[in-house]
RNA sequence: GCCUUAAGGCAAGGGUGGACUUACGAAUUGUGUCAGGUCCGGAAGGAAGCAGCACUAAGUCUGUUCUGUCUUGUGCCUUAAGUUAUU
Numbered sequence: 001g002c003c004u005u006a007a008g009g010c011a012a013g014g015g016u017g018g019a020c021u022u023a024c025g026a027a028u029u030g031u032g033u034c035a036g037g038u039c040c041g042g043a044a045g046g047a048a049g050c051a052g053c054a055c056u057a058a059g060u061c062u063g064u065u066c067u068g069u070c071u072u073g074u075g076c077c078u079u080a081a082g083u084u085a086u087u
Base pairs, nucleotide, nucleotide: 001084003082004081005080006079007078008077009076010075011074013071014070015069016068017067018066019065020063023060024059030055031054032053033052038047039046040045
């Protein structure tokens, strides 16, 4: 020096959870606004409120992000031992 075994360290990969982020997201049973229509009223006006729309919840999706955890392992480094070759 080569090979083998063991231990330790670092790194990345794969799985999974969380945070954040993007978008979506309420038939019914979120909130708001409520056309039309309905109800009360002599009238003025008021009330409830469907559809629609908006904002979102549970949740789903996304990620050049962060983080926890798992890994029969992978790569590299260090140490020790053994075999072997050379000096």
The RNA shown here (Bacterial small signal recognition particle RNA) has 87 nucleotides and comes from Pediococcus cellicola. The coordinates come from a structure-prediction model, not an experiment, and the mean pLDDT is 77. The sequence is in RNAcentral, with records from ENA and Rfam. The gene name in the source record is ffs.